[in-house]
Context: one part of a larger RNA
RNA sequence: UGACGGGGACUCGCACAAGCGGUGGAGCAUGUGGUUUAAUUCGACGACAAGCGAAGAACCUUACCAGGGUUUGACAUGUUAGGAAUCCCGAGGAAACUUGGGAGUGCCCGCAAGGGAGCCUAAACACAGGCGCUGCACGGUCGUCGUCAGCUCGUGUCGUGAGAUGUUCCGUUAAGUCGGGUAACGAGCGAGACCCCUGUCCUGUGUUAAAUUUUUCACAGGAGACUGCCUCGGUUAACGGGGAGGAAGGUGGGGAUGACGUCAGAUCAGCGUGGCCUUUAUAUCCUGGGCUACACACGUGCUACAAUGGCGGCUAACAAAGGGUGGCAAAGCGGUGACGCGGAGCUAAUCCCAUCAAACGCCGUCUCAGUUCGGAUUGAAGGCUGCAACUCGCCUUCAUGAAGUCGGAAUCGCUAGUAAUCGUGGAUCAGCCUCGCCACGGUGAAUACGUUCUCGAGUCUUGUACA
Numbered sequence: 001u002g003a004c005g006g007g008g009a010c011u012c013g014c015a016c017a018a019g020c021g022g023u024g025g026a027g028c029a030u031g032u033g034g035u036u037u038a039a040u041u042c043g044a045c046g047a048c049a050a051g052c053g054a055a056g057a058a059c060c061u062u063a064c065c066a067g068g069g070u071u072u073g074a075c076a077u078g079u080u081a082g083g084a085a086u087c088c089c090g091a092g093g094a095a096a097c098u099u100g101g102g103a104g105u106g107c108c109c110g111c112a113a114g115g116g117a118g119c120c121u122a123a124a125c126a127c128a129g130g131c132g133c134u135g136c137a138c139g140g141u142c143g144u145c146g147u148c149a150g151c152u153c154g155u156g157u158c159g160u161g162a163g164a165u166g167u168u169c170c171g172u173u174a175a176g177u178c179g180g181g182u183a184a185c186g187a188g189c190g191a192g193a194c195c196c197c198u199g200u201c202c203u204g205u206g207u208u209a210a211a212u213u214u215u216u217c218a219c220a221g222g223a224g225a226c227u228g229c230c231u232c233g234g235u236u237a238a239c240g241g242g243g244a245g246g247a248a249g250g251u252g253g254g255g256a257u258g259a260c261g262u263c264a265g266a267u268c269a270g271c272g273u274g275g276c277c278u279u280u281a282u283a284u285c286c287u288g289g290g291c292u293a294c295a296c297a298c299g300u301g302c303u304a305c306a307a308u309g310g311c312g313g314c315u316a317a318c319a320a321a322g323g324g325u326g327g328c329a330a331a332g333c334g335g336u337g338a339c340g341c342g343g344a345g346c347u348a349a350u351c352c353c354a355u356c357a358a359a360c361g362c363c364g365u366c367u368c369a370g371u372u373c374g375g376a377u378u379g380a381a382g383g384c385u386g387c388a389a390c391u392c393g394c395c396u397u398c399a400u401g402a403a404g405u406c407g408g409a410a411u412c413g414c415u416a417g418u419a420a421u422c423g424u425g426g427a428u429c430a431g432c433c434u435c436g437c438c439a440c441g442g443u444g445a446a447u448a449c450g451u452u453c454u455c456g457a458g459u460c461u462u463g464u465a466c467a
Base pairs, nucleotide, nucleotide: 001467002466003464004463005462007461008460009459010458011457012456013455015451016450019414020413021412022411023410026303027302028301029300030299031298032297033296034294035293042053043052064289065288066287067286068285069284070283073127077126078125079124080122081121082120083119086103087102088101089100090099091098092097107116108115109114129278130277132276133275134274138272139271140267141266142265143263145261150189151188152187153186154185155184156165157164158163169180170179171178195255196254197253198252200223201222202221203220204219205218206217226249229243230242231241232240233239305407309366310365311364312363313362314361322353323352324351327346328345332341333340334339373404378399379398380397381396382395383394384393420443421442422441423440424439425438426437
C1' cells in the first nucleotide's frame, strides 16, 4: 500500500421488511447429470453452466457409430498431356461409385494451320485437408462485479524509502454531483450532457390514409422544464421540504452507452492464429443408424387442480407492432374439421396474413363431485410438408379419459402502466417437436412502518503471526 475480520461509524440496493404472484408436490415440454449404447458428437458447471452455443437434429445439417468406397484428394495454386463445355440412354449397386454406348462442337485472335480464355479428364509432384490437442501460448468477441462511483495523471509539497497528499474533512447528491474548507493547484478516463423512442403544443407537407372539410393519422422541422417563480429550512452556499402555473417538476418515463481493473472467467466448434500431432488417414464421399435411449437426480417452463370457474349460444365491443413475389393469398365452392379446389389483388399506409385479437360484455346451464374440473395416455379414421414421416414431424375428427383437491424443508420475481392476467406478430424455417426466444398491445393491482437482522456494495477508520 492492499487484502481480510463471526471490528467500528456512515450510506445505498426488491437486500431484508410490507405486499402480490410463483417454484419446490402432479402431468407434459425442454435442457443437464447419471446410466445405457456400436454411437448416444462437442462445448458450457455457484453467483457468471443447465428452454445455454442451437433464431428450427427425419435425409441434409453432423462434427458421432456401423458398413461400402476414394487417395494430389470434396476445396486452392502451379507444371505436363489430352479433350470443348454440356446433354441423353443402358448395366451393376443401398448410394457413393464403377462401367458401356450415343449426341455434340460454342467464345476471342487468325484466310488457314495454329494459339488463347474458360471448363473437363489423366499422370505425377510441390501441396491440399483436419469441428485433431493446447482458451494455462494468443487476437477478436463476450459474461461478471456493475450503470457500482469509482480509477488515475502532471507539477508542487511531505517522507531516508515503500509511499502519502490531491481523492481526507463539513454539508449535499442518483453520482469523486455540487458547495464550503484545505499544501495543494490543475487535468484525464468514468458520472452527467450530447444520441434514439415516448408524453403536450405549434408550423409545414400529405400519396394509398379518414369521409369529402375540420380532425385522427403519417412524415419533417420547431417550442416547452431551467429549481425559472413563491415560501420555509440551510452558512448569504450547494441543496432540501412545501406551493403555484403547467401536458409534463425537480434525472418526466424508457433505451443505447459499461471507467482502471477482477475472475490464468468463457470461446482453438463462429472466425483468425503460434506451437504440437496426423497425411491410403485424425483427410474425404455415400447409405443406414445415432444426437430423440431411460431405473433415476436436478434446472427452466407450460397446463391444471376449478364456480372471480367450465361449457353452449349471442353481440362481434375495442388494439398495437410486424411479415409477404420460389411469397402473402381474398371472394366463391366442397368438407364436422385439419384442409382441398379456386385464383381477384398485392414488390404493399393501396392487396393479403387478419371479419385482424383474446380476456371483456349479455343470456342460459352445471351446484362442489375426481365432476359438464383436468387433460396425460392409448385406439381408430383422416389432413399437410417433403425423394422419404418406422426409428423420429406437425395438425384434425371420433373414442379413451391418467395423475392432480393448491404442494415439506426450502426458494424465486416484482415498487406502476410495474406485478398479475389476456391474446397478437416475427426471426430461424420445405415441414416442425415454439409450452422456447425476441417484440407488440389489451385489462390492470397491493405494499414500502422502517434499516435491528440476511445478502451484496461504497467511503472513512481500527486490528493483523496474510501478500